[in-house]
Context: one part of a larger RNA
């Protein structure tokens, strides 16, 4: 380590259970608020965090009814308290009822803030109690402008209104899209979704200017039917009535006119009263003489019902067994009660209830019969009057009717035009005529229908903790998000806490005893307690192997029979064997998908169609809605409107077993000789989301500018050094200019460079990061078109963009969310038990089609139909034009001959000639898919004959297939390339295992129902792996050919041949000769066999020798061959066919026999005989299917058909079960299989069979959901940096506390301080879990503390951008827009300073010394009509301004030196350390300076009215020789004999006492005088405080002192950070003030003071 077994842990499925959920039925109810709601916030308990109730009378007061012993909510405990004098509790009513909120006195960031006004408290400021004060509409009343009158307006006082809701239902005003036509534009989606107005408990609708159709119905709305009909309709996809029939319910009225009376008026007229309301009409007019009927209110606020309840029957029966009895045995009892829950297990008689029966003080609610005020109501007559006007109607243009502009009525109306008036007028689907119906332009109306937040009851073949609402617990919470929105996990001790006293162990945590209990393996992590996973024990194995981990065969060892025994666990060793599931022509594939294990997870369902099947009736079948009954259930009558059938033919007329067609007949067409129909089941289908997941998109309503863009308003920020523009100034120079020079001067989208900069150049680094954009170095900009704060504008069909498809909260070629929505999806992927039969296709046709799909084709099932069927084989006839083959046509093509023409030369011509070219011709060899004079094999049609026996065929219902693939062969394409590709014939795979081919989809051989330790083949074998010949005969190969491969090579070798030469001696070696004319000739400088031309290349001598086969010389010469002879002595050479080999042959594993090995073979050929070999074929047994039976037949994918098993429920029957149900463990039994079971445990209350039935009915994949647990892993990591050493505390220390020693940072890592967090602050204690380790510690956890203001901020005060917005205006609704107003700081006004103090606050407390506002008394001045003081919501001034630069004052702030105190200092010697400082007002003084007008009259058409005020004009004086006046940092004095101060003293640390010095010099600001002054263009807020002026108010007012008042709201801590934004105790990111010393120009650099830190391995 593995299999196995026993025992744990984890961990939360399983069964059983259920407080909570869904879904329906019956009844109520259907609103609520200015008498303040819905809904919140805040508080409310003896202790109180939540949740519930409840309001400062605060888990609750009060009265009245009911009930009856306990109570003080969940929710224990203590404490303390109420209750028979009736508590707690239930109804009813009433009180109280903070503060938000329509929210309503203003405001405003909901739960605050600031207010008048009457009235009341107090002396009075201040305070504080009550009540009231909002808009708008509408009535009323006073009042009342320009403007006489009268209106607008204004005020006053009554009513109403408003929000809110139920995410429903109703009516109205706007109204998409997606999708679907397989695209799309008319169309549909759909008048849906959504928006928005507004109602009711219902809403609309409504008493015919109707509907028909020759008869006739009588308001309206709802159901059934007509009916998927009529129709509409790119006549596509769709869309779709109406009458009329059956039913629900039922209900009909009033007005305007005519007429008449009244009033009121001069009349017109107006007003009010009767009158009358329809199509057979009303007034008028004339008889008649109360006539079908309807009905206020009475009955009665009754009866009855709701809103608490009361009575309620029968075992305390015995025994068993148990912890417990309601089980079981026995034996009785109720019943108008045997629904159901509970009660220690399963109760008709034990609780509670049930069944009948009854009840209200309050309070809601509410009938009927009866009764009856009143209203209504009769005939004829009659052309006198009256009967609904910008209306019918018409025209154009649109909706809307089922009806898309069509023949298009009818209805509605945006322009326009425009009647008639009962002798009238509408309407009947264009119009017209006849005929018929009706009465428009006025209203009002129950019931039947819609719908369900809410109240009660009740029911369920609904759920049962991943289920059922998201939510069975503090659930719309936790948590995410900026919003809008989104949105969770999580139930269970026990019958009863009896929840474990008490000992041990331990710092706890946590465990072991005792103890309770039936049980504690029920101990609170608590029912049952599976699986992954983890783990200890033990039995068998395992360490030379080479593994989809299984199977078959099997040695061995253990158990041991109790439990089934030919039994179980284990498995050395041989042997076979490359998961599963998808899409594939094909997958072990390195093609997809799953870490694993549990739950959960996908053909439903409702309405049509149409098929099987079954029942029911049958020429008929059968109801719909509705209604009526009960025992209330897939009940029972009733209901015959319809529907299908029974009869069809034809476009219709019509005709009918026929009818059409035709003049007409025959003929043909389509019928006729009968079977339906209604139900259930169930296959498939249509519309519905339609089997499940899945888009990228489109629409529609909000939500977002805290990121970012731009933009407006108000703020701030930029060390330091440089360069030196205009201008001015002098001098030089000109006639005067121009010009030059030098000085001044200080411009600039200048320069260099810090601080800032979402500036980001290079490079690196990092890429599961410190970080979802940054580190580091190294660059760019840096007074500007700069950068940044704060408030604001701008918004998706859109905004904003110095422009890149950039940005609009990590998101942009169209945000974010919620709807439409279950868009679509011809796309992918996934789809859950068994078994049996048959079993396909990747083809053609048409397809905006090609991966879809429709129809054939081929599967399948059921039913008919038969023999002349169908399929084979032979045999006979047939048709045809390929293979072949030919060249007779048609085309292509070659030689030769021959030849018309043509061309060239020749000639003036004729005409000649041609090595030119050439058609026909004739001759030889030829090619052809689109050539045939010919022409087969197969195939195909037809007979016959023979074999098989339904394979056929048709009709129905279901389908699947339209991606192939390789192999043989024929062909096209292409290179006669491809595993290429496109056809045409087989096969096999696909969909098929088995045997051979080493492994192998497609090749060979064969088609696997199951079983067998039986036999015999086939392909292919036979030495060994390895089953079976080292088999036999002949042969061949020497290359390991065998065991790659070609052109080409080659004296390999076997074999068959030709043919030459050979005893008259070949062939080969060896020996000898190889001559002469002649250097042939010519050429040549030479050329002699041999550079190089010519030749009859001759000849002679010879055994034989070329006028020469190579070498080689300048030419010769040399050496050589051919040729010959001799030596040898027996074949020898050429050649041709062919059999086996040889080399050409270089690649990446040894890799090209499967390996070891083979050589007379274990190669190869031939030949022969035994053998082996498959799931084939035989044999034997068994199962299923067809068949009557012999018998036959059973691979199988999409795919069709049949038959079963399991699960959850119901029905009815039978049971089982505290003596042990379900679940769970263990299981060796039975079945063909899904599956079922004894039994043993373990579990503690339910649960099983049978036979129907009903379905949330079966899982291994969906990157599948949630949950749990693994791997990788003790792995990567542990997030910028310097620590050490002692001590100390503690159970316990690298980390904590302390103390030395070192070390960081110092324009910060130091101090203030806004935003922003919100207790994180300080004390004590704590240590699980958070801290990236530890921890005794903590920004962590319990507990208790802490924030103190007249001056500091904010508000009571101002306005900016903006927003709001009476009134008013514009819009279909919502709603934009904006006057007055209001609001709104980043900005304007505003009174305090210093020093102590605490554990934690302080310009806040304390002290000390000041100020501002108000009040009240004294004093004292002053005024009181000769007018002091106040003073506007008007006038005027004032506030009130940017930007650069230069120069001077002044400070803060530093330096050095004096001094002071400690220390240090043997001696020399030198000079360490620490400190030298103080406010506002006040009062007086100084004071660099800055400011050019300043005074006193007078005038009047400004200043919206007045003004003494401004403002303008004028006169005088004064003033540059600095005036009047104003402003002005700072300094001095005082305030201060105070405070404070290094340190001294002080039980160990305190509380306290005590306390020296405190000058001078020089340096100096970015800080202030001060935007003052210069300069330039970009020309640089508003208002209110404040002065002052009159309108006007009016009698006190104003200083001193004294006594008084002084609202709310923030203050605690962090704040370059571990408390803020960045998911973290995060290298990022965050406005604004201080920032000392040396170096040095600097805030740059290093170095250090203060004063922090040593980074959480």
């Nucleotide at each position: 380590a593995g299999c196995g077994c026993a025992c744990a842990g984890a961990g939360g499925a399983u069964g059983a259970c259920u407080u909570g959920g869904c879904a329906u039925c019956a009844g109520g109810a259907g609103c609520u608020g200015a008498u303040g709601a819905a809904g919140g916030a805040c508080g409310u308990g003896a202790u109180a965090a939540g949740c519930u109730g409840c309001g400062a009378u605060a888990a609750g007061c009060u009265a009245c009814g009911g009930g009856u012993a306990g109570a003080c909510g969940c929710a224990a405990a203590u404490a303390g308290u109420c209750a028979u004098g009736g508590a707690u509790c239930c109804g009813u009513a009433g009180a109280u009822u903070u503060c938000c909120g329509a929210a309503u006195g203003g405001g405003g960031g909901a739960a605050c803030c600031c207010a008048c006004a009457u009235a009341g408290u107090g002396a009075g400021a201040g305070a504080c109690u009550a009540u009231g004060u909002a808009u708008c509409u509408a009535g009323u009343a006073a009042u009342g402008a320009a403007u006489u009158a009268a209106u607008a307006g204004u005020u006053a006082u009554u009513a109403g209104a408003a929000g809110g809701u139920a995410g429903a239902c109703g009516c109205a005003g706007g109204g998409a899209a997606c999708u679907g036509a397989a695209a799309c534009a008319u169309c549909u989606a759909a008048g849906u979704a959504c928006c928005u107005g507004u109602a009711g408990g219902a809403a609309g609708a409504g008493a015919a200017a109707g509907a028909a159709a020759u008869a006739u119905c009588g308001a309206u709305u709802c159901c059934c039917u007509a009916a998927g009909u009529a129709g509409u309709g790119g006549c596509g996809a769709g869309c779709g009535a109406a009458a009329g029939g059956g039913g629900a319910a039922g209900a009909g009225c009033c007005c305007a006119a005519a007429c008449c009376c009244a009033a009121g008026g001069a009349a017109a007229c107006u007003u009010g009263g009767g009158g009358g309301u329809u199509g057979a009409g009303g007034g008028g007019g004339u008889c008649u003489a109360u006539a079908a009927u309807u009905g206020a209110g009475a009955g009665a606020g009754u009866a009855g019902g709701u809103u608490a309840g009361a009575u309620g029957a029968a075992u305390a029966u015995a025994g068993a067994u148990g912890g417990a009895a309601a089980u079981c045995u026995a034996a009785g009892c109720c019943g108008a009660a045997g629904a159901g829950u509970g009660u220690a297990a399963u109760a008709g008689c034990c609780a509670c209830g049930u069944a009948a029966u009854u009840u209200a003080a309050a309070a809601c609610u509410g009938a009927a019969a009866u009764u009856g005020a009143g209203a209504g109501a009769g005939a004829c007559u009659u052309a006198c009057c009256c009967a609904g006007a910008g209306u019918a109607c018409c025209a154009c243009g649109a909706g809307a009717c089922a009806c898309g502009a069509g023949g298009a009525a009818c209805c509605u109306u945006g322009u326009g035009g425009g009647a008639a008036g009962c002798a009238g007028g509408g309407u009947g689907g264009a119009c017209c005529a006849c005929c018929a119906c009706c009465c428009a332009a006025g209203g009002c109306u129950a019931a039947a229908u819609a719908c369900u937040a809410c109240c009660u009851g009740a029911u369920g073949a609904c759920c049962g903790a991943u289920a059922g609402a998201g939510g069975a617990g503090u659930a719309g919470u936790a948590c995410c998000g900026u919003g809008a929105g989104g949105g969770a996990a999580a139930g269970g001790u026990g019958a009863a806490a009896a929840g474990a006293a008490c000992c041990c162990c331990g710092g706890g945590a946590g465990g072991g005893g005792a103890g309770u209990g039936a049980a504690a393996u029920a101990g609170a992590a608590c029912c049952u307690g599976a699986a992954a996973c983890u783990g200890u024990g033990u039995g068998c194995u395992u360490a030379c192997a080479a593994c989809c981990g299984c199977u078959c065969a099997g040695a061995g060892c253990a158990c041991g029979u109790a439990a089934u025994a030919u039994g179980u666990g284990u498995g050395a060793u041989g042997a076979g064997g490359u998961g599963c599931u998808u899409u594939u022509u094909g997958u072990a594939g390195a093609a997809c998908g799953a870490g694993c294990c549990a739950a959960c997870g996908a053909g439903u369902u409702a309405c049509g169609a149409u098929g099987u099947g079954u029942a029911g009736c049958g020429a008929g079948a059968u109801u719909a809605a509705g209604g009526u009954c009960u025992u209330a259930a897939g009940g029972a009558c009733u209901g015959u409107a319809g529907u299908c059938g029974a009869a069809g033919a034809g476009a219709a007329a019509u005709c009918g077993a026929g009818u059409g067609u035709u003049a007409a007949u025959a003929g043909c067409g389509c019928g006729a000789a009968u079977a339906g129909u209604u139900g259930c089941a169930u296959g498939u289908u249509g519309u519905a989301g339609a089997c499940c997941c899945g888009a990228a998109a489109c629409c529609g309503g909000g939500u977002g500018a805290c990121c970012u863009a731009u933009c407006c308003a108000u703020g701030a920020u930029c060390a330091g050094g440089u360069u030196g523009a205009a201008g001015c100034g002098a001098a030089g120079g000109u006639a005067a200019a121009a010009c030059u020079u030098c000085g001044u001067g200080g411009a600039g989208g200048a320069c260099c460079g810090a601080a800032c900069c979402a500036c980001g150049u290079u490079g690196g680094u990092g890429u599961u990061g410190a970080a979802a954009a940054a580190c580091c170095a190294u660059g760019g900009g840096a007074u500007g078109a700069a950068u940044u704060g704060u408030g604001g504008a701008u918004a998706g069909c859109g905004g904003a963009g110095a422009a890149a498809u950039u940005c609009c909260a990590a998101u942009c070629g169209a945000a974010c969310u919620c709807g439409g929505a279950g868009a679509u999806a011809g796309c992918u992927g996934g789809u859950u038990c068994u078994c049996c039969c048959c079993g396909a296709a990747a083809u053609a046709g048409c397809u905006u089609u090609a991966g879809g799909g429709c129809u054939a084709g081929c599967g399948u099932u059921a039913a008919u139909a038969c023999a002349u069927a169908g399929a084979a084989u032979a045999u006979a006839g047939g048709a045809g034009g390929u293979a072949g083959a030919g060249c007779a046509c048609u085309a292509a093509a070659u030689g030769g001959g021959c030849u018309a023409g043509g061309g060239g030369c020749c000639g003036u011509a004729a005409g000649g000639u041609u090595a030119c070219c050439g058609a026909a011709c004739c001759u030889u060899a030829u090619u052809a898919a689109a050539c045939u004079c010919c022409g087969a094999a197969u195939g195909c049609c037809u007979a016959u004959a023979u074999u098989u026996g339904u394979u056929u065929a048709u009709u129905a219902g279901c389908a699947g297939u339209c991606a192939g693939u390789c192999u043989a062969a024929g062909a096209g394409u292409g290179a006669u390339a491809a595993g290429a590709u496109u056809c045409u014939u087989g096969g096999a795979c696909a969909a098929a295992a088995g045997g051979g081919a080493a492994a192998a989809a497609g090749c060979c051989c064969a088609g696997a129902u199951c079983a067998c330790c039986a036999g015999c083949u086939a392909a292919g074998g036979u030495c060994c792996c390895a089953a079976a010949g080292u088999a036999u005969g002949a042969g061949u190969u020497a290359a390991g050919u065998g065991g790659u491969a070609a052109a080409g090579g080659a004296u390999g070798u076997g074999g068959a041949g030709a043919u030459u030469c050979u005893a008259a001696g070949a062939c080969a070696a060896c020996u000898a000769g190889g001559a002469u004319g002649u250097u042939g000739g010519c050429u040549u400088a030479g050329a002699a066999g041999c550079a190089g031309c010519c030749a009859u290349u001759c000849a002679u001598u010879u055994a034989a020798a070329g006028a020469g086969u190579g070498c080689g010389u300048a030419a010769u010469a040399g050496c050589u061959c051919a040729c010959u002879a001799g030596u040898c002595g027996a074949g020898a050479g050429u050649u041709u066919c062919u059999g086996c080999g040889c080399c050409g042959a270089a690649g990446a594993u040894a890799a090209a026999c499967g390996g070891g090995g083979c050589u007379a073979a274990a190669a190869c050929u031939c030949a022969u005989c035994a053998c082996c070999g498959a799931a084939g074929c035989u044999g034997u047994g068994g199962a299923a299917u067809g068949g009557a039976a012999a018998c036959a037949u059973u691979g199988g994918u999409a795919g069709g058909g049949g038959a079963g098993c399991g699960u959850u429920g119901u029905a009815u029957a039978a049971g089982a079960g505290u003596u042990g149900a379900a679940g769970c463990u263990a299981a060796a039994g039975c079945g063909g299989g899904a599956g079922c079971a004894a039994u043993a445990g373990u579990g503690g209350a339910u649960u099983u069979u049978a036979u129907a039935c009903a379905a949330g009915a079966g899982a291994g994949a969906a990157u599948g959901u949630u949950g749990g647990c693994a791997u990788a892993a003790g792995u990567a990591g542990c997030g910028a940096g310097a620590a050490u050493u002692a001590g100390g505390u503690g159970a316990g220390a690298a980390u904590c506390c302390u103390a030395a020693u070192g070390g960081u940072c110092g324009a910060a890592a130091g101090c203030c301080u806004a935003a922003g967090g919100u207790u994180u602050c300080c004390u004590g204690g704590g240590g699980a879990a958070g801290g990236u380790u530890c921890g005794u510690c903590c920004g962590c956890c319990c507990a208790g503390g802490g924030u103190a203001a007249g001056u500091c901020g904010g508000g009571a005060c101002c306005u900016a951008a903006g927003c709001u917005g009476a009134g008013g205006u514009c819009g279909a609704a919502a709603g934009g827009c904006g006057u007055a107003a209001g609001u709104g700081a980043u900005g304007g006004a505003u009174a305090a300073u210093c020093g102590g103090u605490a554990g934690a606050u302080a310009u806040u407390c304390c002290g000390a010394u000041a100020c501002c506002a108000c009040u009240a008394a004294u004093u004292a001045u002053u005024g009181a009509u000769u007018g002091a003081u106040c003073g506007a919501u008007g006038g005027a001034g004032g506030g009130a301004a940017g930007c650069a630069g230069a120069a001077g004052g002044a400070u803060a702030g530093g330096a050095u030196a004096g001094c002071c105190a400690a220390c240090a200092g043997a001696u020399g010697g030198a000079g360490g350390u620490u400190g030298g400082u103080c406010u506002a007002a006040g009062a007086g003084a100084a004071g660099a300076g800055a400011u050019a007008g300043c005074a006193u009259g007078u005038a009047g058409a400004g200043g919206c009215a007045a003004a003494u005020c401004c403002a303008u004009a004028u006169a005088u004086g004064c003033g540059a020789u600095u005036a009047a006046g104003u402003u002005g940092a700072u300094u001095c004095u005082u305030u201060a004999u105070g405070g404070g101060g290094a340190g001294a003293c002080g039980a160990a640390u305190g509380a306290g006492u005590u306390g020296a010095a405190g000058u001078a010099u020089c340096u100096g600001a970015u800080u202030u005088c001060a935007c003052a002054c210069u300069g330039a263009c970009g020309a640089g807020a508003a208002a209110a405080a404040c002065u002052u002026c009159u309108a006007g108010g009016u009698a006190g007012a104003u200083a001193a002192u004294u006594a008084g008042u002084g609202c709310c709201c923030g203050u605690a801590c962090c704040a370059c950070a571990a408390a803020c934004c960045g998911a973290c105790a995060c290298a990022g990111g965050u406005a604004g003030g201080c920032g000392a010393g040396g170096u040095g120009a600097g805030a740059a650099u290093c170095c250090a003071a203060a004063g922090a830190c040593c980074a959480g391995c």